[in-house]
RNA sequence: GGGCGAUUAGCUCAGCGGUAGAGCACUGCUUUCACACGGCAGGGGUCGCUGGUUCAAGUCCAGCAUCGCCCACCA
Repeated sequence: GGGCGAUUAGCUCAGCGGUAGAGCACUGCUUUCACACGGCAGGGGUCGCUGGUUCAAGUCCAGCAUCGCCCACCA
């Protein structure tokens, strides 16, 4: 330098262009002598950034950034 993939909650990840979710974690209640487990409820997101397309974008397109893999180059 070229190609491919990834970026969504604290973590691991889902998410046919039409209300952003799950598990774990966290908080409260319940249960217990107490803790843990279990049960119920709740909080937490400007979907990496900037533009574009569209009535409508996490989703499609372009650029940029970061990370990973492969290839090439490297006197």

Transfer RNA from a mine drainage metagenome, 75 nucleotides, folded computationally. RNAcentral records the identical sequence in 2 taxa. Its Rfam family is "tRNA". By type it is a transfer RNA. The coordinates come from a structure-prediction model, not an experiment, and the mean pLDDT is 82.